This record gives sequence, C1' cells and structure tokens, in this order.
RNA sequence: CCACCAUCCAGAGCGGCCGAGAGACUUGGCUCGACGACGCCGCAGCAACCGCCCCCCGGGGUUGGUGCUACCGCCAAGCCGAUGGAGG
Repeated sequence: CCACCAUCCAGAGCGGCCGAGAGACUUGGCUCGACGACGCCGCAGCAACCGCCCCCCGGGGUUGGUGCUACCGCCAAGCCGAUGGAGG
C1' cells in the first nucleotide's frame, strides 16, 4: 500500500511545554479555545481487540502489544475516516 472482518450513542483527566486555531475532508449548523484549546511529553485512568492466566461452557482477571480518556466518528447530507485482528 491492497483487499477482508469487527467496532465506533457505555467508560475514563491531571500536570509540564507550546501558542492559534480545533472537533478527519466538503457544505450547512452546533460547540471547544488567550480563564491557553489543538498538538507533544509525563503520570494517572478507562476498556478488553490481540496475547497471557483462571475456567467444561457462559464468564472472570490482567503485570504484556495496541487503542482510548469534550460534545454519538459533535450533528445532517456526501465522501469516507479511525482503531484492532487476520491475510497478501
């Protein structure tokens, strides 16, 4: 990068740095943001996709690999996107 499967209305925030936009893209709305958003880092937490452990099955746990921690992927339409798993 290609094609496949699953999930995307539950859950979970503080600190440091930075400094103007951010919530993927388009249009329209609605929000967040100099009382510092977004992003990065650290710590903490949530969850349980994979792994591992217990377990007959349901199910439970979690020190491992990820993921996630404003608003339903913020909403509507469109286009799609994100994460995980298993392949090429």

The prediction has a mean pLDDT of 88.
Predicted 3D model of an 88-nucleotide RNA (SAM riboswitch aptamer (S box leader)) from Kineococcus siccus.